[in-house]
Context: one part of a larger RNA
Molecule: large-subunit ribosomal RNA, domain IV
Organism: Bergeriella denitrificans NBRC 102155
RNA sequence: CUCGGGAGAAGGAACUCGGCAAAUUGAUACCGUAACUUCGGGAGAAGGUAUGCCCUUCGAUGUUAAGCCCUUGCGGUGUAAGCAUUGGAGGGUCGCAGAGAAUCGGUGGCUGCGACUGUUUAUUAAAAACACAGCACUCUGCUAACACGAAAGUGGACGUAUAGGGUGUGACGCCUGCCCGGUGCUGGAAGGUUAAUUGAAGAUGUGAGAGCAUCGGAUCGAAGCCCCAGUAAACGGCGGCCGUAACUAUAACGGUCCUAAGGUAGCGAAAUUCCUUGUCGGGUAAGUUCCGACCCGCACGAAUGGCGUAACGAUGGCCACACUGUCUCCUCCCGAGACUCA
Numbered sequence: 001c002u003c004g005g006g007a008g009a010a011g012g013a014a015c016u017c018g019g020c021a022a023a024u025u026g027a028u029a030c031c032g033u034a035a036c037u038u039c040g041g042g043a044g045a046a047g048g049u050a051u052g053c054c055c056u057u058c059g060a061u062g063u064u065a066a067g068c069c070c071u072u073g074c075g076g077u078g079u080a081a082g083c084a085u086u087g088g089a090g091g092g093u094c095g096c097a098g099a100g101a102a103u104c105g106g107u108g109g110c111u112g113c114g115a116c117u118g119u120u121u122a123u124u125a126a127a128a129a130c131a132c133a134g135c136a137c138u139c140u141g142c143u144a145a146c147a148c149g150a151a152a153g154u155g156g157a158c159g160u161a162u163a164g165g166g167u168g169u170g171a172c173g174c175c176u177g178c179c180c181g182g183u184g185c186u187g188g189a190a191g192g193u194u195a196a197u198u199g200a201a202g203a204u205g206u207g208a209g210a211g212c213a214u215c216g217g218a219u220c221g222a223a224g225c226c227c228c229a230g231u232a233a234a235c236g237g238c239g240g241c242c243g244u245a246a247c248u249a250u251a252a253c254g255g256u257c258c259u260a261a262g263g264u265a266g267c268g269a270a271a272u273u274c275c276u277u278g279u280c281g282g283g284u285a286a287g288u289u290c291c292g293a294c295c296c297g298c299a300c301g302a303a304u305g306g307c308g309u310a311a312c313g314a315u316g317g318c319c320a321c322a323c324u325g326u327c328u329c330c331u332c333c334c335g336a337g338a339c340u341c342a
Base pairs, nucleotide, nucleotide: 001337002336003335004334005333006332007331008330010328011327014326019323027051028050029049030048031047036041038171052093053092054091055090056089057088058087059086060085061084062083063082067077068076069075070073094098106321107320108319109318110317111316112315113313114312118130119129134169135168136167137166138165139164140163146155147154148153172308173307174306175305177238178237179236182235183234184231185230186229187228188227191226192225193224202215203214204213205212206211239257240256241255242254243253266300267297278294279293280292281291282290
């Protein structure tokens, strides 16, 4: 020096990306316990008090002699003593220390995300990702849809629309605005286009003719597409410029252009804000983080869900108390190595 333990004056996070690590807390009984809440919780909230041993005394429970009762039984009832377990009260006593060791929660506040318990990258990621109950749309009438399979057949299901498949969202609460022009899907006895098909007029060859044959291409003609509607919890989308109020500023208001329609409620420097460490307030002596507001949203926004939300989380950020060798600033002790010698 490395590793594993132990102790530390004064200070107590000044360490550091960050209290990482360590320390603190820790058991049982009693007292006591806030906001908020889906009334279940939160909660072991928080915060306190007691705890050894000896003596005395008072109970409780179990066991039960005598006695008593009869229906005479391995019966019932029953209270002493003893024993066992346990609780209360009073007194005494020892130590620095009585849950004397070991086992054995640190706590609180604000906030993001995800409701929750679960699942996951076997071997760098456990999460805000996946799943979830719930919600919605859509398909499917049974030889179901759908899936596997050249097929037979099988699953779906020995089920039958309160069932089954697919898709999205993701408890719960309040809600879920406008746009069907594009794309998709669904519907539409008309019309247009159109393949094979149908094959008119006419023409040509041949023949005495009948005919046979070769061209020709009018007409017929499904789905699809065009066309007409519907449909956004289908894929998706949700404007610009100019002016205007008796200080200024701003614009409830007006004009104009464009669009299928111009972003509603709610939220907002946000897991989204470039400018930006925005501005104001709080916390600090000092705060690019944090919390609360503002709104100028580069580029939030409503099941690609919006906004809240108790409980929960080996989840992210911030703060405080307690506690400490994380640190100021290192020291000592016990062991195992390394190292030197044999």